[in-house]
């Protein structure tokens, strides 16, 4: 100088709240009783977050009879591992990939009497540690490629190069030029996002992996690795087998649906009414379908009641410390702690002190000012992704 | 708090699914017609496809993540 991770998320002290336990203590009701419900007064403890968010993904818990087989659908998609589990994590593989400082170079330009010195920029190099990847499968099939070009797929002769032949001009000749034609050629030019390996030599009428030497590629054996995949290794093929799957679609794993307004219990209520529609290969049981299983009417529209309490509600794949195991993710032991559970919804305000960021003035030491992001739990965790003022520790690289 | 949907000129929609040209009516403007207005007729503007990021040669479509904005969800019978 860079770069990648962790952690914090203004601080302290008073007074006044709210909100939910906790124990003391005075009363009120209900019950034979255990015991319940309630109501004042007091003390003492508890009171948002890394994202509480967006609901992107998984997993617990609950009903759906079980959640059981087919079919449809959907997600994942290099490897091995962690882990309930996952589209997430770690560790390895391929692939593509930016940059600071740095060093060298031009260089307007500046000092300098000159030799010389600086040089904003700018351009190569080094191009580190990072960083990024929906990274199976286009030699299974089917489809896509606008426009432009001759030609868009085991393709193509538009210019262009080249032999032959016909014509026509030059030239003593040799052979040269135009003009047509029947071929030939993928080097060269142009088209286009894409035109069927790169360069060099040979070869050739003129070209061409046509032939050779390096480079690239494919296929295989060997080695190395649990694999992916790698090899300074060895044989073989003149070698392109093109892109597109976040286009059908193959393959391989996995996926029943719904959601705390899930579901349970208790109380209140009263018109268990009416219309209309569908129906037994029907229809409900939230399944998208069928098969099985269980019910026997269902929908929709009108009208009619109730709308209070309890429960799930917070002890959990929980947190810290500490040892061991493992490169790690993670796991195991031992040990210690309890850390919000409201329900139109609390978790605040006000004061005083101290304060970071930034703004001024100052050469500097200092001084004045200013006062803190992003946001708020609603079953409950594992991630993911978004917002974010600023400070702080670490790790690794480069370079002096 | 769950769950479902839609964002395309001034509005209200279609094209999205199967990626190459952005469209319809209304409204606007401008000529015509008319004594003048309406109403018809002709031509005629105007659109970052709500935003950014990826895939592709190539995105309004496909995807990923974000913004707004709308819907619908108690219980008996």
């Nucleotide at each position: 100088a860079g770069u990648c991770g962790g952690c914090c998320a203004g601080g302290c002290a008073a007074u006044c709240g709210c909100u939910g336990g906790a124990c003391g203590u005075c009363g009120g009701g209900g019950g034979c009783a255990a015991c319940c419900c309630u109501g004042g007064c007091g003390u003492c403890g508890g009171g948002a977050g890394g994202a509480a968010a967006g609901u992107c993904c998984g997993g617990g818990c609950u009903c759906c009879g079980c959640a059981g087989g087919g079919c449809a659908g959907g997600a994942u998609g290099c490897c091995a591992g962690c882990u309930a589990a996952c589209g997430g994590c770690u560790g390895g593989g391929u692939g593509c990939u930016a940059u600071a400082a740095g060093u060298c170079g031009c260089a307007a330009g500046a000092c300098g009497a000159a030799a010389g010195u600086c040089g904003g920029g700018c351009g190569a190099c080094c191009c580190a540690a990072g960083g990024c990847a929906a990274c199976g499968g286009a030699a299974a099939g089917u489809g896509g490629a606008a426009c432009a070009g001759a030609g868009a797929g085991u393709a193509g002769a538009c210019c262009g190069c080249c032999u032959g032949c016909c014509g026509g001009g030059g030239g003593c000749a040799a052979c040269c030029c135009c003009g047509g034609u029947c071929g030939g050629u993928a080097a060269g030019g142009g088209u286009g996002a894409a035109a069927c390996g790169g360069c060099g030599a040979g070869g050739u009428a003129a070209g061409a992996g046509c032939u050779c030497a390096c480079c690239g590629c494919g296929u295989u054996g060997g080695c190395g690795g649990c694999a992916a995949c790698g090899u300074u290794c060895g044989a073989c093929g003149g070698c392109a087998c093109g892109c597109u799957a976040a286009a059908c679609c193959c393959c391989a794993u996995c996926c029943g649906g719904a959601g705390c307004a899930a579901g349970a219990c208790c109380a209140a209520a009263u018109a268990g009414g009416g219309a209309a529609g569908c129906a037994u290969g029907g229809g409900c049981g939230u399944g998208g379908c069928c098969c099985g299983c269980g019910c026997u009417g269902c929908u929709u529209c009108c009208g009619g009641g109730u709308a209070g309490g309890u429960u799930g509600c917070u002890c959990g794949a929980g947190c810290c410390u500490g040892u061991c195991g493992g490169u790690g993710a993670c796991g195991g032991c031992a040990g210690g702690c309890c850390u919000a559970g409201a329900g139109g919804a609390a978790u605040g305000a006000u004061u005083g002190c101290c304060g970071a960021a930034c703004c001024c003035c100052g050469c500097a030491a200092g001084g004045g000012g200013g006062g803190a992001a992003c946001a708020g739990a609603a079953c409950c965790c594992g991630g993911c992704u978004u917002a974010u003022c600023g400070g702080c520790c670490g790790g690794c690289u480069u370079u002096c | 708090c769950g769950g479902g949907a839609u964002g395309u000129g001034g509005c209200u929609c279609a094209g999205c699914c199967u990626g190459g040209u952005a469209g319809a009516g209304c409204a606007c403007u401008g000529c015509g017609u008319u004594c003048g207005g309406g109403a018809c007729g002709c031509a005629g503007g105007g659109g970052u496809c709500g935003c950014a990021a990826g895939u592709u040669c190539g995105a309004a479509u496909c995807c990923u993540g974000u913004c707004a904005c709308u819907c619908c969800g108690a219980c008996c019978a």
The prediction has a mean pLDDT of 76. Two RNAs folded together computationally: RNase P RNA and transfer RNA, 477 nucleotides in total. Rfam match: Bacterial RNase P class A. Rfam's curators write: Ribonuclease P (RNase P) is a ubiquitous endoribonuclease, found in archaea, bacteria and eukarya as well as chloroplasts and mitochondria.